[in-house]
A computed fold for a 73-nucleotide RNA from a Minisyncoccia bacterium, annotated as transfer RNA.

RNA sequence: CCGCUCGUAGCUCAGUUGGUAGAGCAGACGACUCUUAAUCGUAAGGUCGUAGGUUCAAAUCCUACCGGGCGGA
Numbered sequence: 001c002c003g004c005u006c007g008u009a010g011c012u013c014a015g016u017u018g019g020u021a022g023a024g025c026a027g028a029c030g031a032c033u034c035u036u037a038a039u040c041g042u043a044a045g046g047u048c049g050u051a052g053g054u055u056c057a058a059a060u061c062c063u064a065c066c067g068g069g070c071g072g073a
Stems, first nucleotide, its partner, number of pairs: 001072007010025004019056001028042004049065005
C1' cells in the first nucleotide's frame, strides 16, 4: 500500500430479502425466606463505531473515514 472480516444495552451475542431494535448474563426494585443464597416477577438501560448519500422509510443499501482481527505484496 491492497484485499477480506468484525464494530448493536455494562458484558456475550441475535436481528434472512429496508418497515421504525431484541435475548441471555450483570445491575435496580419487588415476591418468597427468620436472614442470605437459589428461584420467580417487574421496570429500566441503545444518537446500532463516525460522517455523508439513496429512499416515504436505513442497524440493514452506497461512499469516505476511525478502531479490532486475518491475509497478500

Its Rfam family is "tRNA". It is annotated as a transfer RNA.
Taxonomically the source falls in Minisyncoccia (Bacteria, Bacillati, Minisyncoccota).